A computed fold for a 338-nucleotide part of an RNA from a Candidatus Aenigmatarchaeota archaeon, annotated as large-subunit ribosomal RNA, domain IV.
Its mean pLDDT, the model's own confidence on a scale to 100, is 85.
Rfam family: Bacterial large subunit ribosomal RNA. Rfam links the family to the GO terms structural constituent of ribosome and ribosome.

Context: one part of a larger RNA
RNA sequence: GCUUCCCCAAGGAACUCGGCAUAACAGCAGGCGUAACUUCGGGAUAAGCCUUGCCUUAUGGACUAUGCAGCAAUGUUUAGUCUGUGAGGCCGCAGCGAAAGACAUCGGGAGACUGUUUACCAAAAACACAGGUCUCUGCAAAUUCGUAAGAAUAUGUAUAGGGGCUGACACCUGGCCAGUGCCAGAAGGUCACGAGGAGGGGUGUAUGCUCCGAAUCUAAGCCCUGGUGAACGCCGGCCGUAACUAUAACGGUCCUAAGGUAGCGAAAUUCCUUGUCGGGUAAGUUCCGACCCGCACGAAUGGUGUAACUAUCCGAUGACUGUCUCAGGGAAGCACUC
Numbered sequence: 001g002c003u004u005c006c007c008c009a010a011g012g013a014a015c016u017c018g019g020c021a022u023a024a025c026a027g028c029a030g031g032c033g034u035a036a037c038u039u040c041g042g043g044a045u046a047a048g049c050c051u052u053g054c055c056u057u058a059u060g061g062a063c064u065a066u067g068c069a070g071c072a073a074u075g076u077u078u079a080g081u082c083u084g085u086g087a088g089g090c091c092g093c094a095g096c097g098a099a100a101g102a103c104a105u106c107g108g109g110a111g112a113c114u115g116u117u118u119a120c121c122a123a124a125a126a127c128a129c130a131g132g133u134c135u136c137u138g139c140a141a142a143u144u145c146g147u148a149a150g151a152a153u154a155u156g157u158a159u160a161g162g163g164g165c166u167g168a169c170a171c172c173u174g175g176c177c178a179g180u181g182c183c184a185g186a187a188g189g190u191c192a193c194g195a196g197g198a199g200g201g202g203u204g205u206a207u208g209c210u211c212c213g214a215a216u217c218u219a220a221g222c223c224c225u226g227g228u229g230a231a232c233g234c235c236g237g238c239c240g241u242a243a244c245u246a247u248a249a250c251g252g253u254c255c256u257a258a259g260g261u262a263g264c265g266a267a268a269u270u271c272c273u274u275g276u277c278g279g280g281u282a283a284g285u286u287c288c289g290a291c292c293c294g295c296a297c298g299a300a301u302g303g304u305g306u307a308a309c310u311a312u313c314c315g316a317u318g319a320c321u322g323u324c325u326c327a328g329g330g331a332a333g334c335a336c337u338c
Stems, first nucleotide, its partner, number of pairs: 001334007010325002014323001019320001029051004037042001039168001053090013067076003091095001103318007110310002115127002131166007143152003169305004174235003179232002181228005188223003194217002199212005236254005263297001264294001275291005
């Protein structure tokens, strides 16, 4: 010096990105007691408080065996086992006398939950999930594998199977079909092979052979017409206006397929920004509650809430401590030196 461990005055998070790491709390028993909230199940072992040994004594209960009385039910004697309640006393620092055996509380974000995951730097708010919804599929199903035969789906049959999105539950899920996609459409336009053969070329003795070829007919597709958003997606600008000022319920105008509804909002989203106000602190770029000028929230790429849950993330409090003020002392092993 390294590793592991023990002790430490006063203070007690001042440490630090952060209480990381320590320490500490209660101690699986008995009794009392237990809030908000809640999906009435929970929350909850919430929290919090008390007790616990031994001796003596009094007094209950249950059971076992036994004797007696009684027809029986039952009553009662004796012995024992288990288990309560009260009083008095005894000892120790300490009575679950050893060991083992949760720190607790409050507020918020996210995800409902149990589960799954980057074998070897990520366990999470990611994935999954029950539930919701859209869509395909009538069975020789759709879908998938295979050139095929064939196979899975399925010895299933729309309360089934495949695919997409969302993600318990509660309240909800607004407007736009112009573009793209998808679906539907006996008309019309366009359109390939093919059919057709007006007309023409070569050859030429030829009524032959050969070549080119207009009109017309002709599929899907595309154009076209309509539908469709829990399909891909999108959801404006400028100017003016009220009897202080400010603001603008109101008006004008331009553009659009339609101009963002409810709810939420400096947010896991806010650049300006440590926004402003309030709370908590002596002091708070974090946190909580509001405001709303939303750079650039927003409704199943779901919106907003939500009890319970979480090795989740953020903030606060108590307790506790060598994390720190600020170091010190000690032990073992190793390294090193002799």